This is a predicted structure of a 1400-nucleotide RNA (small-subunit ribosomal RNA) from an uncultured bacterium.
[in-house]
RNA sequence: UUAGAGUUUGAUCCUGGCUCAGGAUGAACGCUAGCGAUAGGCCUAACACAUGCAAGUCGAGGGGCAUCACAUGAGGUAGCAAUACCGAUGGUGGCGACCGGCGCACGGGUGAGUAACACGUAUGCAACCUGCCUUCAACAAGGGGAUAACCCGUUGAAAGACGGACUAAUACCCUAUAACACAGGGCUCCCGCAUGGGAAUAUUUGUUAAAGAUUUAUCGGUUGAAGAUGGGCAUGCGUUCCAUUAGUUAGUUGGGGGGGUAACGGCCCACCAAGGCAACGAUGGAUAGGGGAACUGAGAGGUUUAUCCCCCACACUGGUACUGAGACACGGACCAGACUCCUACGGGAGGCAGCAGUGAGGAAUAUUGGUCAAUGGACGCAAGUCUGAACCAGCCACGUCGCGUGAAGGAAGACGGCCCUACGGGUUGUAAACUUCUUUUGUAAGGGAAUAAAGUGAGUCACGUGUGGCUUUUUGCAUGUACCUUACGAAUAAGGAUCGGCUAACUCCGUGCCAGCAGCCGCGGUAAUACGGAGGAUCCGAGCGUUAUCCGGAUUUAUUGGGUUUAAAGGGUGCGUAGGCGGAAAUGUAAGUCAGUGGUGAAAUCCUGCAGCUUAACUGUAGAAUAGCCGUUGAAACUGUGUUUCUUGAGUACAUUUGAGGUAGGCGGAAUGUGGUGUGUAGCGGUGAAAUGCAUAGAUAUACCACAGAACACCGAUUGCGAAGGCAGCUUACUAAACUGUCACUGACGCUGAUGCACGAAAGCGUGGGUAUCAAACAGGAUUAGAUACCCCGGUAGUCCACGCCGUAAACGAUGAUUACUGGUUGUUUGCGAUACACUGCAAGUGACUGAGCGAAAGCAUUAAGUGAUCCACCUGGGGAGUACGAUCGCAAGGUUGAAACUCAAAGGAAUAGACGGGGGCCCGCACAAGCGGAGGAGCAUGUGGUUUAAUUCGAUGAUACGCGAGGAGCCUUACCUGGGCUAGAACGCAGAACGACGUUUCGGGAAACCGGAAUUCUCUUCGGAGCGAUCUGCGAGGUGCUGCAUGGUUGUCGUCAGCUCGUGCCGUGAGGUGUCGGGUUAAGUCCCAUAACGAGCGCAACCCCUAUUCUUAGUUGCCAUCAGGUAAUGCUGGGGACUCUAAGAAAACUGCCUACGCAAGUAGUGAGGAAGGUGGGGAGGACGUCAAAUCAGCACGGCCCUUAUGUCCAGGGCUACACACGUGCUACAAUGGCCGGUACAGAGGGCAGCCACCUGGUGACAGGGAGCAAAUCUCCAAAGCCGGUCUCAGUUCGGAUCGAAGUCUGCAACUCGACUUCGUGAAGUUGGAUUCGCUAGUAAUCGUAUAUCAGCAACGAUACGGCGAAAAAGGUCCCGGGCCUCGUACUCUCCGCCCGUCA
Repeated sequence: UUAGAGUUUGAUCCUGGCUCAGGAUGAACGCUAGCGAUAGGCCUAACACAUGCAAGUCGAGGGGCAUCACAUGAGGUAGCAAUACCGAUGGUGGCGACCGGCGCACGGGUGAGUAACACGUAUGCAACCUGCCUUCAACAAGGGGAUAACCCGUUGAAAGACGGACUAAUACCCUAUAACACAGGGCUCCCGCAUGGGAAUAUUUGUUAAAGAUUUAUCGGUUGAAGAUGGGCAUGCGUUCCAUUAGUUAGUUGGGGGGGUAACGGCCCACCAAGGCAACGAUGGAUAGGGGAACUGAGAGGUUUAUCCCCCACACUGGUACUGAGACACGGACCAGACUCCUACGGGAGGCAGCAGUGAGGAAUAUUGGUCAAUGGACGCAAGUCUGAACCAGCCACGUCGCGUGAAGGAAGACGGCCCUACGGGUUGUAAACUUCUUUUGUAAGGGAAUAAAGUGAGUCACGUGUGGCUUUUUGCAUGUACCUUACGAAUAAGGAUCGGCUAACUCCGUGCCAGCAGCCGCGGUAAUACGGAGGAUCCGAGCGUUAUCCGGAUUUAUUGGGUUUAAAGGGUGCGUAGGCGGAAAUGUAAGUCAGUGGUGAAAUCCUGCAGCUUAACUGUAGAAUAGCCGUUGAAACUGUGUUUCUUGAGUACAUUUGAGGUAGGCGGAAUGUGGUGUGUAGCGGUGAAAUGCAUAGAUAUACCACAGAACACCGAUUGCGAAGGCAGCUUACUAAACUGUCACUGACGCUGAUGCACGAAAGCGUGGGUAUCAAACAGGAUUAGAUACCCCGGUAGUCCACGCCGUAAACGAUGAUUACUGGUUGUUUGCGAUACACUGCAAGUGACUGAGCGAAAGCAUUAAGUGAUCCACCUGGGGAGUACGAUCGCAAGGUUGAAACUCAAAGGAAUAGACGGGGGCCCGCACAAGCGGAGGAGCAUGUGGUUUAAUUCGAUGAUACGCGAGGAGCCUUACCUGGGCUAGAACGCAGAACGACGUUUCGGGAAACCGGAAUUCUCUUCGGAGCGAUCUGCGAGGUGCUGCAUGGUUGUCGUCAGCUCGUGCCGUGAGGUGUCGGGUUAAGUCCCAUAACGAGCGCAACCCCUAUUCUUAGUUGCCAUCAGGUAAUGCUGGGGACUCUAAGAAAACUGCCUACGCAAGUAGUGAGGAAGGUGGGGAGGACGUCAAAUCAGCACGGCCCUUAUGUCCAGGGCUACACACGUGCUACAAUGGCCGGUACAGAGGGCAGCCACCUGGUGACAGGGAGCAAAUCUCCAAAGCCGGUCUCAGUUCGGAUCGAAGUCUGCAACUCGACUUCGUGAAGUUGGAUUCGCUAGUAAUCGUAUAUCAGCAACGAUACGGCGAAAAAGGUCCCGGGCCUCGUACUCUCCGCCCGUCA
């Protein structure tokens, strides 16, 4: 001292990328801004620069005197004079320029170049230099000739240049003196890593020096030795990226010689040799000043090198040297170049990467400030001068730190704002107001530092002859600043971003995939916490956000600390070089290693303690810490290394054994094709079906003979062998390997293996052969919308052989090699244990299963994907792309190596639940099949689409809309259109006021609504009033306007399908599974058995209703057998309960019994019994859910919209239109029929504004009379059928549309637009294409009846009812739909999915 989150999915676990939260910055931008302290401020154009300043100083070196001051004032002028003015004189203080000395090589700037001994670190110089400074030693003698300045000329525009003449020095020269200096020779001693070095010498030869000034205090000069400081050179180690840069180098590498340098050296030169560097990365290219350090990080690391410090390099660009102790010199010189400026055009001048400043560039970076007071530097004896070094100030929130914008009280929880479920509440909010207090800051006034030490001037003391001490004086840019005191007064001072998740913070309005937001995921298509505004909230705060960059998170390059079966990733295989790693024992050594110690590791920084600024930042001081490098002393376990041994690793020998191991040769039979000769005759062949093809010139078939090439059935296997690729008839030769046994020999000889070499399926390429089969290309035939395919008939390369290339594959166990260890069970191959079929072992292979362990899981599991070790190869999101470029290999095809721009937020693995499959298994359903009858053709009815219209109101649209909402549109309904009216409204509630009406009758206008007028006019009462009604006013209206994708409720459908779930337990990291699966069985998740499950719930079934049988009870309006009465006749009457029936209850059916099968559940049976038999038949009843299914126009309801209209009243019209298309029906096309006459039998339901018997009239619809019945009493009330007749196959005696005429009925009213009747008219239609619907028994088909709605009716519809009453199947799963199990999946909006390519 280590924090995570979002995002791949329907969900899960992984892998993996992207993104976020943190810190930092020489920053910039946006909004905002009170103060102070401190630090920082061209990152871009080493781009160009106006102007000013940045290096001078010394008169105590010199000649001098241009300027200033002083002194002397000769002389001159004016003046009577005083005096005024000019003024010689370097005389003095000083001093421009000049000679001379020192400095200018420091300080300051910048980072262009440089990948280098440039830098860092550590050494070395026996190969070196060092002005000023310090110490020591020795000296300083005598001469000489010039030269600048000044003066005089010449020339030039200028810069300047040239000539003549005079002169000085601490300038220059000569001579002397001289060594411990330098050079050469000699002797002795010592030392070292080589060249070599050092010491001593009474040893010898040669060479070389100086400067003065002066106030006499001193300061200088020369030589030598040493020190210090600063440098120079050399070396070890460290020091970016690219191998798509692999070879490079001629002064190159070395030598002895010479030159040069302070010094070594190819530094330079001639000669000689041929070396030097490089995979431990030379050479080349790109980029870059290096370090201390800074940021980040737990650290290891990564990134950076602004400010401060050290080093280097550079000074417009390139080159060169001079001077000097030091330079190849930022404010020096010369040359060349570019640029700028001046010019008289002949020539000249310049260098801000010094400080300010300007332009330009840029997102972007300051004043043409003050002072030498301090610190430091140059010169000087000093005073002092100079100093854009430095110290200060100015500008900038650029950073860091500190302070403030007030504090306490104060609830009517004020007003206002915002929100809500809104007469009220919540929030803003103790916030404000108000009361009290304080005064940092601010304003005003006053006071007021430290930074000064030292030096200078003066005085004095000590020692003593130039130093020190003391006293005093003077020197402050910043600055009247910091700071202190007083007064005043809450007074002068708050914003920015955010509020969907990550991520702290939520509501309203506006907008409506628009405008916009966005770091990632993603928001926005009418109810947006995601856009914009508002209110509120959150975070930070003189700042807050955004952008950019770095580190972190990221263990996402993994040394710490990752991986490679399937996620990215094991090289195709072997041999083997370098390299890496390596068995046991002994002994030596000390390179690595470990320990102690010495040196270094600059300062600053970081850390700790203390201290100074009011605090802090900041600063000072002390300490600690510091990897590494160098030296030294020791240790000896491990690694290394030397030596000596060992046998277990490895190898060898001997003896067996095994095998499709390899190479070359020989041989064989079957099959195929072809050829020949027969036999034989019309087809063969091929396919889903065909055709092309072959065949009467004789095919196919069949028999025999011959030839050719290729491959080797059976054995054959989960077998064997090989390094891999791969290897299969038999046999011969050659050859390789493995195992076992013996434990004889060698003695670590081993493992791995970059580069390299070799091998390496198929296809392909070259040359030459061969060619039976098969067969790319090609051709033909089919299929098809097309079919450059799948299928068929042919067919060439090729397939085969030899030689040579190629070098790749899903070259896979998708699993590198070697080695050690770690549980079991069960096969198999080969060998061993003398023999054996028995038995237990051993070794080497090769399989299956299962543990521990591992793994994301699937799975692996002694043949590891377990646990360790060694070495190699490879990976780092998807796409772009194994592409481009380059290189290399190849004859080519192509191989190997191998990017980037750009783009996405995923791509991916394993497993889970669903869904799907022209996957599989099992099963069901009028699903098919077998049947019966229809639809689709005609006419009509009805609904829909479309079209039309002023309007043809609206909705429903595959199944699951279309005779549906509507179970009844002439007005009404009505929602639509046209026109005319009303506006608190057509209806209703409450309150109040005034009234007695309302209504009825009537008149006028009008289409009516409505408007205007006239007449008539309430009830009760205790007389207070109450009721009722209408009018007016107020509060509430109203809307079939929108949204069924905001909703409730209801409904359809899958589907009356058998499913859908839960609790606990168990399994799994988890999603999830189990249960619910399996074996049977059922109509059924129905039941049984089995079972890590045991139970339970919603569904199934049952309970309910109708119906089929019987019984009991009860008999009216129903019934009538027996008895009696009566009629023309009738249960008509008395009576009866027997029967039918009615309507209440009960019984009955349960696979209960039998046989067979079965463990059981149950199944089968023309079984028995029974009215009914296996759910008896029918109905009601519809699990979890699906379709954003339908409905805002049944109703309810959120939101939005209209309010003299989208409300409401009225008249008329429309919803009934009509070229057409579709659905659902009716009637038919006829003889199983039509028509006429006669005649019979239901059930259920309805009925008083009704059903209507019966009678009369009418051809009839119906009308006029008229009894009964609020109904088991009366009534509506049958048809097909049966009997008889007629028609005779025709567009008819079928069919009835259409049209004409006349009527009936309902109703205020039948024109648009009713139904019915009669007469007449008499259309299409002769059984309906593709296709399609219903139905499994009292069913289909057929026949009629009733009812709801309703004045009437579009009804042929709907819903019920009965009459008559079949056929066919008992199969299997082909079509459709569904259920369960299982397999696959890249689908999950779930196959109407996803997705690829082309084109636009």
Its mean pLDDT, the model's own confidence on a scale to 100, is 84.